[in-house]
Context: one part of a larger RNA
RNA sequence: GGAUGAACGCUAGCGGCGUGCCUAAUACAUGCAAGUCGAACGAGGUGCUUUUGUAGCAAUACGAGAGUAUCCUAGUGGCGAACGGGUGAGUAACGCGUUGGUGACCUGCCCCAAAGUGUGGGAUAACAGUCCGAAAGGAUUGCUAAUACCGCAUGUGGUCAUUGGGUUUAGAAACUAAUGAUUAAAGCAGCAAUGCGCUUUGGGAGGGACCUGCGUCCCAUCAGCUAGUUGGUGAGGUAACGGCUCACCAAGGCGACGACGGGUAGGGGACCUGAGAGGGUGACCCCCCACAAUGGAACUGAAACACGGUCCAUACACCUACGGGUGGCAGCAGUAGGGAAUAUUGCUCAAUGGGCGAAAGCCUGAAGCAGCAACGCCGCGUGCGCGAUGAAGGUCUUCGGAUCGUAAAGCGCUUUUCUGCGAGAUGAGAAAGGACAGUAUCGUAGGAAUAAGUCUCGGCUAACUACGUGCCAGCAGCCGCGGUAACACGUAGGAGGCGAGCGUUAUCC
Numbered sequence: 001g002g003a004u005g006a007a008c009g010c011u012a013g014c015g016g017c018g019u020g021c022c023u024a025a026u027a028c029a030u031g032c033a034a035g036u037c038g039a040a041c042g043a044g045g046u047g048c049u050u051u052u053g054u055a056g057c058a059a060u061a062c063g064a065g066a067g068u069a070u071c072c073u074a075g076u077g078g079c080g081a082a083c084g085g086g087u088g089a090g091u092a093a094c095g096c097g098u099u100g101g102u103g104a105c106c107u108g109c110c111c112c113a114a115a116g117u118g119u120g121g122g123a124u125a126a127c128a129g130u131c132c133g134a135a136a137g138g139a140u141u142g143c144u145a146a147u148a149c150c151g152c153a154u155g156u157g158g159u160c161a162u163u164g165g166g167u168u169u170a171g172a173a174a175c176u177a178a179u180g181a182u183u184a185a186a187g188c189a190g191c192a193a194u195g196c197g198c199u200u201u202g203g204g205a206g207g208g209a210c211c212u213g214c215g216u217c218c219c220a221u222c223a224g225c226u227a228g229u230u231g232g233u234g235a236g237g238u239a240a241c242g243g244c245u246c247a248c249c250a251a252g253g254c255g256a257c258g259a260c261g262g263g264u265a266g267g268g269g270a271c272c273u274g275a276g277a278g279g280g281u282g283a284c285c286c287c288c289c290a291c292a293a294u295g296g297a298a299c300u301g302a303a304a305c306a307c308g309g310u311c312c313a314u315a316c317a318c319c320u321a322c323g324g325g326u327g328g329c330a331g332c333a334g335u336a337g338g339g340a341a342u343a344u345u346g347c348u349c350a351a352u353g354g355g356c357g358a359a360a361g362c363c364u365g366a367a368g369c370a371g372c373a374a375c376g377c378c379g380c381g382u383g384c385g386c387g388a389u390g391a392a393g394g395u396c397u398u399c400g401g402a403u404c405g406u407a408a409a410g411c412g413c414u415u416u417u418c419u420g421c422g423a424g425a426u427g428a429g430a431a432a433g434g435a436c437a438g439u440a441u442c443g444u445a446g447g448a449a450u451a452a453g454u455c456u457c458g459g460c461u462a463a464c465u466a467c468g469u470g471c472c473a474g475c476a477g478c479c480g481c482g483g484u485a486a487c488a489c490g491u492a493g494g495a496g497g498c499g500a501g502c503g504u505u506a507u508c509c
Stems, first nucleotide, its partner, number of pairs: 001509004006505005013380006019373002021338001026336003030333003035079003040076002043073003046069010086291003095216004100211003105208003110204008118152004127142006157183009187196003217263003224254003229251008266288004270281004293314005316327004344370001346369003352366001353364004383413004393404004418446006427436001453498005458479003464493005474481002
């Protein structure tokens, strides 16, 4: 000098774009953050239409039945909830980065292609009844539906076994023929056409899994480490290879090219600095990984060993009728605590994107916006011209004067900004639809009006005098100032630097 997710002191007019718990992965009141589909299903409710019974002259009231609805929903069922959002505790590791490999693999939704979608069955929630419990919740009897569940048939195909053919390769694949065994399905909407689904198979896209060469911090005051350890055979397990697991057999494997141990740490793209080489960092944004009070486990599923799922244990907190229950903000706000220190319990789904749905649409603290903060960067302003009796006043003075100083006053001008009034968007690709927002912007009126500080002045280092103080009070980055004339302390005048900021502290180059 540059830089910062900064903090502190003094000061402060505006706008745009960004950024904002670095500490306690501490504890959390409250609200919201993942639902959706009635075109899968039965049922209930509601509205409307209509038939009918009783009462009534009638209106109407009460009840029963049928139909209908673009209506509502607790439940069964489907899809989603594994995305999106947060955090960096752990991890020195195939975790990450980069290069390859899988002849050892999986893949819901989506796209392409081929074939099929036949025939039966038994339940169960809801509901109704009974019962237990303070609650959370549960037991039991009876009824009912399905794209829920279970058989049978069919088999283009797939899988397995046996026997061949056959190409390539480092390699047991792929491909292909025969025989045998085995293996599917669901309907819904519509008058219909048809559409949306369902089942099996092959391919694709995108996604994932595993393996691998190389790279990836400090300590040798860590030098030896290792028993599933290293390899083999067989078996189990997995989507899949593999000591991944197990039985048996062998005795191996790693290490100064740093094993093992200890410390520290999420990694990368990037960011800061620097001429570069290098050094430092890993906030925001993007990719990957890991985690979800702590520890463990599996279930469901195409995918999880699952932040707002389940079970167990632990700690903590809450409710309780003391028998027993409930909870997990490292989602968005917000609270307490910690701290030098870090924001609103805001608006909207209008746009972009996501989930569900045939659609209308619903949900979305993702997102878009607004609020707070000079925290940062950038831009603008606080006026412009003329004006010498060089006014008054301050300060210094050799008492002559010098300086603040064209500075002020005064005269003229302008209106960025400001205030008032009026108009008023783009963002919305056919129509309608805008949270932001009466915002940006434009027009018009008014009036210099609403707007300057901060640090320094001994040398380094741009900028000096007076008074006070008297090794005191104090200053200080280094050298050093202060003990009676201090350009170094304090105040004043003046000067210098930067300027809506300035200075200090911390950290990096």
Molecule: small-subunit ribosomal RNA, 5' domain
Organism: uncultured bacterium